[in-house]
RNA sequence: GGGCCCAUAGUCUAGUGGUAGAACACCCCGUUUGCAACGGGGAAAUCCGCGUUCGAUUCGCGGUGGGUCCA
Numbered sequence: 001g002g003g004c005c006c007a008u009a010g011u012c013u014a015g016u017g018g019u020a021g022a023a024c025a026c027c028c029c030g031u032u033u034g035c036a037a038c039g040g041g042g043a044a045a046u047c048c049g050c051g052u053u054c055g056a057u058u059c060g061c062g063g064u065g066g067g068u069c070c071a
Stems, first nucleotide, its partner, number of pairs: 001070007010024002013021001018054001026042005047063005
C1' cells in the first nucleotide's frame, strides 16, 4: 500500500426495512440476625457523516477504530 471481515447497554451477545431482545454487572423491594443465593421490579445501547426510502440498527458510499490475509 491492497483484499476481506467486524463495530448494538459497563461487559458479552441476538436481531429484522416499521416501538432493539437476552445474559452478567448496576439500582430498588421482598426473603435473612447479617451476607450470599433466590423471587419481583427498574435504569441503561445500534461508531461518525452523507445518500436511498414514507420509514434505516438493517441497504449503498465515505470516514474512524479493530481483526485477518497478501505485498